[in-house]
């Protein structure tokens, strides 16, 4: 980095540390010095993998192992399609992009 596949409206410190910048991009629209990212420590979740059941599918369990995650719905919106208003516009369903786990190359 490419491909398949599954998930996402919930949950997670008023801790050291460190200093200005963060929220993928593009617009927007936040968050930040009453302190941003990184880094520790804390946590949360339970994808894989562990354990019990069970033919199986699948259910349950614990949190020591492998990721992960810990501001706002994947912060919103961009494209189709419906519906509803009809001035900008709502609402719902898909896509598409972007996460993360798990498997392939």
């Nucleotide at each position: 980095c490419u491909c398949u596949u599954a998930u996402a409206a919930a949950g997670a410190g008023a801790g050291g540390u460190g200093g200005a910048g963060g929220g993928a991009a593009g617009u927007g629209c936040c968050c930040u010095a009453u302190g941003a990212a990184g880094c520790c420590c804390g946590g949360c979740a339970a994808c894989c993998g562990u354990c019990a059941c069970g033919a199986a599918a699948g259910u349950g369990a614990a949190a020591u192992g492998g990721u992960g995650c810990c501001a706002a719905g994947u912060c919103a919106c961009g494209c189709a399609a419906a519906g509803c208003g009809u001035u900008u516009g709502c609402u719902u369903u898909g896509a598409g992009a972007g996460a993360u786990g798990a498997g392939a190359g």

The RNA shown here (SAM riboswitch aptamer (S box leader)) has 105 nucleotides and comes from Sporosarcina koreensis. The sequence was found by an Rfam model in a public genome assembly. The source organism's lineage runs through Bacteria, Bacillati, Bacillota, Bacilli and Sporosarcina.